[in-house]
Predicted 3D model of a 1496-nucleotide RNA (small-subunit ribosomal RNA) from an uncultured bacterium. The sequence is in RNAcentral, with records from ENA, Greengenes and SILVA. It matches the Rfam family "Bacterial small subunit ribosomal RNA".
RNA sequence: AGAGUUUGAUCCUGGCUCAGAUUGAACGCUGGCGGCAUGCCUAACACAUGCAAGUCGAACGGUAACGCGGGGGCGACCCUGGCGACGAGUGGCGGACGGGUGAGUAAUACGUAGGAAUCUGCCCAUUUGUGGGGGAUAACCCGGCGAAAGCCGGGCUAAUACCGCAUACGCUCUACGGAGGAAAGCGGGGGAUCGUAAGACCUCGCGCUAAUGGAUGAGCCUACGUCGGAUUAGCUAGUUGGUAGGGUAACGGCCUACCAAGGCGACGAUCCGUAGCUGGUCUGAGAGGACGAUCAGCCACACUGGGACUGAGACACGGCCCAGACUCCUACGGGAGGCAGCAGUGGGGAAUAUUGGACAAUGGGGGCAACCCUGAUCCAGCAAUGCCGCGUGUGUGAAGAAGGCCUGCGGGUUGUAAAGCACUUUCAGAGGGGAAGAAAAAAUCGGAGCUAACACCUCCGAGCUUGACGUUACCCUUAGAAGAAGCACCGGCUAACUCCGUGCCAGCAGCCGCGGUAAUACGGAGGGGGCUAGCGUUAUUCGGAAUUACUGGGCGUAAAGAGCGCGUAGGCGGUCUAUCAAGUUAGGAGUGAAAUCCCGAGGCUCAACCUCGGAACUGCUCUUAAGACUGAUAGACUAGAGAUCGAUAGAGGAUGGUGGAAUUCCUAGUGUAGAGGUGAAAUUCUUAGAUAUUAGGAGGAACACCGGUGGCGAAGGCGGCCAUCUGGGUCGUUUCUGACGCUGAGGCGCGAAAGCGUGGGGAGCAAACAGGAUUAGAUACCCUGGUAGUCCACGCCAUAAACGAUGAGAACUGGAUGUCGGGAGGGUCUGCCUCUCGGUGUCGUAGCUAACGCGUUAAGUUCUCCGCCUGGGGAGUACGGCCGCAAGGUCGAAACUCAAAUGAAUUGACGGGGACCCGCACAAGCGGUGGAGCAUGUGGUUUAAUUCGAUGCAACGCGAAGAACCUUACCUGGUCUUGACAUCCCAGGAACCUCGCAGAGAUGUGAGGGUGCCUUCGGGAACCUGGAGACAGGUGCUGCAUGGCUGUCGUCAGCUCGUGUCGUGAGAUGUUGGGUUAAGUCCCGCAACGAGCGCAACCCUUGCCCUUAGUUGCCAGCAUUCAGUUGGGAACUCUAAGGGGACCGCCGGUGACAAACCGGAGGAAGGUGGGGAUGACGUCAAGUCAUCAUGGCCCUUAUGACCAGGGCUACACACGUGCUACAAUGGCCGGUACAAAGGGUUGCCAACCCGCGAGGGGGAGCCAAUCCCAAAAAGCCGGUCGUAGUCCGGAUCGCAGUCUGCAACUCGGCUGCGUGAAGUCGGAAUCGCUAGUAAUCGCGAAUCAGCGAUGUCGCGGUGAAUACGUUCCCGGGUCUUGUACACACCGCCCGUCACACCAUGGGAGUUGAUUGCACCAGAAGUAGGUAGCCUAACCGCAAGGAGGGCGCUUACCACGGUGUGGUCAAUGACUGGGGUGAAGUCGUAACAAGGUAACC
Repeated sequence: AGAGUUUGAUCCUGGCUCAGAUUGAACGCUGGCGGCAUGCCUAACACAUGCAAGUCGAACGGUAACGCGGGGGCGACCCUGGCGACGAGUGGCGGACGGGUGAGUAAUACGUAGGAAUCUGCCCAUUUGUGGGGGAUAACCCGGCGAAAGCCGGGCUAAUACCGCAUACGCUCUACGGAGGAAAGCGGGGGAUCGUAAGACCUCGCGCUAAUGGAUGAGCCUACGUCGGAUUAGCUAGUUGGUAGGGUAACGGCCUACCAAGGCGACGAUCCGUAGCUGGUCUGAGAGGACGAUCAGCCACACUGGGACUGAGACACGGCCCAGACUCCUACGGGAGGCAGCAGUGGGGAAUAUUGGACAAUGGGGGCAACCCUGAUCCAGCAAUGCCGCGUGUGUGAAGAAGGCCUGCGGGUUGUAAAGCACUUUCAGAGGGGAAGAAAAAAUCGGAGCUAACACCUCCGAGCUUGACGUUACCCUUAGAAGAAGCACCGGCUAACUCCGUGCCAGCAGCCGCGGUAAUACGGAGGGGGCUAGCGUUAUUCGGAAUUACUGGGCGUAAAGAGCGCGUAGGCGGUCUAUCAAGUUAGGAGUGAAAUCCCGAGGCUCAACCUCGGAACUGCUCUUAAGACUGAUAGACUAGAGAUCGAUAGAGGAUGGUGGAAUUCCUAGUGUAGAGGUGAAAUUCUUAGAUAUUAGGAGGAACACCGGUGGCGAAGGCGGCCAUCUGGGUCGUUUCUGACGCUGAGGCGCGAAAGCGUGGGGAGCAAACAGGAUUAGAUACCCUGGUAGUCCACGCCAUAAACGAUGAGAACUGGAUGUCGGGAGGGUCUGCCUCUCGGUGUCGUAGCUAACGCGUUAAGUUCUCCGCCUGGGGAGUACGGCCGCAAGGUCGAAACUCAAAUGAAUUGACGGGGACCCGCACAAGCGGUGGAGCAUGUGGUUUAAUUCGAUGCAACGCGAAGAACCUUACCUGGUCUUGACAUCCCAGGAACCUCGCAGAGAUGUGAGGGUGCCUUCGGGAACCUGGAGACAGGUGCUGCAUGGCUGUCGUCAGCUCGUGUCGUGAGAUGUUGGGUUAAGUCCCGCAACGAGCGCAACCCUUGCCCUUAGUUGCCAGCAUUCAGUUGGGAACUCUAAGGGGACCGCCGGUGACAAACCGGAGGAAGGUGGGGAUGACGUCAAGUCAUCAUGGCCCUUAUGACCAGGGCUACACACGUGCUACAAUGGCCGGUACAAAGGGUUGCCAACCCGCGAGGGGGAGCCAAUCCCAAAAAGCCGGUCGUAGUCCGGAUCGCAGUCUGCAACUCGGCUGCGUGAAGUCGGAAUCGCUAGUAAUCGCGAAUCAGCGAUGUCGCGGUGAAUACGUUCCCGGGUCUUGUACACACCGCCCGUCACACCAUGGGAGUUGAUUGCACCAGAAGUAGGUAGCCUAACCGCAAGGAGGGCGCUUACCACGGUGUGGUCAAUGACUGGGGUGAAGUCGUAACAAGGUAACC
């Protein structure tokens, strides 16, 4: 410090996710030791049990228990407060500290800095006093009540308990005269004096009283700071202030009465929600953000609510009273309790420890002290909860062991790892030693001080004692490598790879995403990288995230400028001078607790940890100074702004008039059959006279031409002409004011269209509606009608893609060129040029921008102010408030859900977008298919099987150039198991041939013949039989694992690269453009220049000529013959080898002087002459595992192999491809002519003979230019048939034959005779062909025993018609345009409905919580009152009084209740929309002109 993820790819925007650190954690797996920390975050839920606050006998009366002493008693035992001590009680001090918790609290709190009107026990200092009396009461005793808790009555008694009196400097009050107000004793010691004694008395100590000051602690006040919500905007009656009084320790509406009407609030009051605050902790570069466990400071609370008492201090955690809930006891009458103290229990929860030890240390309470108490505390226990440290060995060791895993079978890896050898012993184990934490206090002794005192007391010294932890830390000895390694990860991010299993299953997953038979992503294994007594997961916080942007973001199109203006508060503000010193800056002072963080030292062996010191604590306050800048005050200025004067343009606004054209309607005339409307029609109008036309009239609305990226206005918007009223702008010029300015939260006003209200008006147009069409439907588009509305007046509404998708103002920053308004100058003066101010456009520099683009009218560079944004959807929705008559507007969420959504640009693809071009693509023609019968293939069906594959074009006479057996892969049955086939080993045998028997055969069995070749004599090679195992075998699966081959777009003209250039980039350029071509063919131009694969050419064939060569071919001339048969010839034909020839080369024209095109000449052939071979980059997961090859999987007495028979030939049906026909351009009969290319020895087979014929016999010739197949057919000549289901057509069937073959039943071909079906030219639709082509005619070949061939591939014969043309259909190419497509239009995608699930709104209501108001009620308590009752101290002789208590009552008030509102939560029949969900329904809205442009 970044990375992954939107796309085919790119850049941006933007969210989601990851890597880091962190934790009071939890969970999973694992776990050796120690140190230091930490440990109920949830139920402030309920609590059994024990402990957590007591102590003082030196305050007191005393003596329940224990001990001692004394006494009594034989003894058991009893008595005795005398002593040590002490239960209970009176009294004092302490229970307000310490410990816990965080419910409440958003300010009665906390933090920081200040302040004045206060109190303060114990403590310190100083001052004073401590005199003299009195009356009670608990304990105790007696009696009573009660289950208990406890209570009541009577009697006795003490005090440092209680109450007077005296005194009181200082204290308090005061009317300044005065008045009021205290106390307590206890203990130690003792010389003199007094006393019977106790003691007085003295002294010391501890107390007590009054007072002052301090310290400490506490109370109060002020300022500033301290979470979210405005869908909480107004709150407040003791409220704000004053006066008087009361009250308090103290100021104060703290309380009361009266008076005034204030106080708080957009700088956020009030209300709601949430929350203890801080030092700090975590994170971060910082600024910030989040948190507030442990430790420390403050606050609040103690079962819930209320209350006071006591006290220095409380409204009191382990006190009291009352109310409530809960729990427990109960004799049912009544009582008791409060772990948010330490342990512990239940419960809740993912989750958090022992009912431990000790007061040894530190500290606290009481006490003179000893001492007691102390779950504060110190320790121990439990827990890897965290941090830190240590260990689980070290060295050597290659035969690179074994085993595991992988393998290309060679090996590699685990791996010096192990073993082995040598060594060490930390930690743990055993034994032994052994610090520090301890300082004391007390007793004793010595010294000093005090004193009358050698007491007492205090101080110093000596001395002695005290350890929970503790089997401590630490050290020594000892044995032995001995007791000690796991966890997650290995597709990318992210370090680390292979095998097996699984087969969209099981599963993984933080994001992207893996898994559908070869998974580095699932599970296991081997190996590897990572961390390590831990490792992972989950959760949390910060970071990354500049993703809330102060540091440090944005708003034309990505989210985002308010529709526009005026203007309040606020913010910001021109030039100069002076003063002030608020901001600002500097110095000083105070404070900023300690701890923490940081730095430096030190202590535990190190570290964590701890100790000390420093720095820091960025803050606040006070003070001194400075005076630039901001601010304030005062004064001045004119450049901003405004005013004055003079001109000026304009659809600026409002009102009132007025004009013509047009539409419609009415009246009248002319006139006759249609008009209107559309893609085509119809609805509609019209013989009752329309449309058309002429004249007149009525009425409403809008203003042609001018008219213009012209003008005006803030925007919305504004258009005939005239008048009136009125706003703003601009220019020129002088003068004046003197910062008067800019922006603008709220607020106010304006605000298209539609809509609403009331009243008018209504010609045209026209939602709704009606009808007609269209359509599968058509609630639409089109047509005919037509009402609101559109118009006017007044009043509402307040929204628009209200757009420049661009807030307002100011300044600065190159230009060019139009245009509108004004002014100035010049001129050759109607017209033109230059300058200038203000508008409005276009193009462009720098710069900016993701790009597109913007560019003095900025989206550039800056300043000021306002508004707005923070992923998509849900949603501009819900709820709530405000506005509105309504429609609705405005402010405006959440749950849930997704990993994207978006912008710009790029390359493709596509378009019922555009331009150009091509093709038997259409058109023009010829002939077919589709109808019939048959052949053949396919589907389907059937079957034991009908083997398998091919399936739009590009499967279907296809694989198959030939299924009776074989083929054959299928079925049935019968057999074999190292196998029908290959290699290796062993044994035997040559191989091989012939014959018999059983069987359907495979097979089994028997007999006979036969003994080969090489040899170094051991044996070997080939072959056969038998045996064992390695293995064979598979037309079994996967063409979506593959190679190879093939089809197709398409013989279409395209597809790319290098370098350069442009662009952030994907990419572009080149390859586009102008011509031209069959062609990216060529030429020209050009930031491109070149190149490659394609095109063309080179190859074969055919067409002409030449040369060479003439046998089996040829025959002109010569000879010969039946015959090129023979002699001969080498000219011709032909054969087959080599050449020539054609190149737009020549001429003319067109074109750009090009490329090229058009025409012509010559030529056998003319513009690639015809045909073939040849198929770019790629597309279709196209086809083929059944040609072959091949990975993986599967079968192995079978999915292999053999055999017989059957099937592939089935047949209601459908389709493709063909053949033959339907006839006279024909059929039949007779005669007669002319090919080419092939094949032939397991062959072709002549002549001749037989047969009607298929064929049979026969055997010549031929391994072929020689012989044979072999007859070519259409044609030509002649005859017949006469339009008929025929002398057409030949299916079907019968009979008889023939050939091939082991065998023609299923299931062959052919022949003869007989039979003689459909069919009379074929619906919708559809195919081929542009010349030697179509059409038509026959011939041959492969395969093959034969053949189902009408197929396929070839060969020649005869031999046409037509093409105007490119609008349309189909396919293709180039450029351009749009795009929401990229699996690329067979794309994408919207809404209703149906189903499932999820969250949410409404909802008659219901329940709960909380709160306002009004009222009722009123416990305990306090205060006031008091006529009832009671009453020790004081007064009084007494009566009585003062005072007190009880009771009653008044006020306040908790709980509670009633009524009525608000808010929140849960729930609710039903209901609304929303979201999500591989294959549901209906349509087709959007994206292309999306088929009616889309959108607001």